Transfer RNA from a Verrucomicrobiota bacterium, 76 nucleotides, folded computationally. It matches the Rfam family "tRNA". The organism belongs to Verrucomicrobiota, within Bacteria.
[in-house]
RNA sequence: AGGGCAGUAGCUCAAUUGGUAGAGUAGCGGUCUCCAAAACCGUUGGUUGCGAGUUCGAGUCUCGCCUGCCCUGCCA
Numbered sequence: 001a002g003g004g005c006a007g008u009a010g011c012u013c014a015a016u017u018g019g020u021a022g023a024g025u026a027g028c029g030g031u032c033u034c035c036a037a038a039a040c041c042g043u044u045g046g047u048u049g050c051g052a053g054u055u056c057g058a059g060u061c062u063c064g065c066c067u068g069c070c071c072u073g074c075c076a
Stems, first nucleotide, its partner, number of pairs: 001072007010025004019056001027043005049065005
C1' cells in the first nucleotide's frame, strides 16, 4: 500500500427482507439473614465508532473517515 472481518448499555452479545433499540451480567434499591453471601423482586443506564447521503422511516442500504484484528505485498 491492497483486500477481508468487526465496532450497539460499564462488560458479553441480540435486534426477523428497512418499521417502538433489547437480554444476560454488572451497578443501585428492596425482600430474606444476627451480619454477609446466595436466591428472589424492582430499577437506573444508549450520540447504535464519527460524518454525510438515500428513504415517510436507517443499528440495518450507499459513500468518506477513525479504531481494532486477520491475510497479501513493499522497504529496511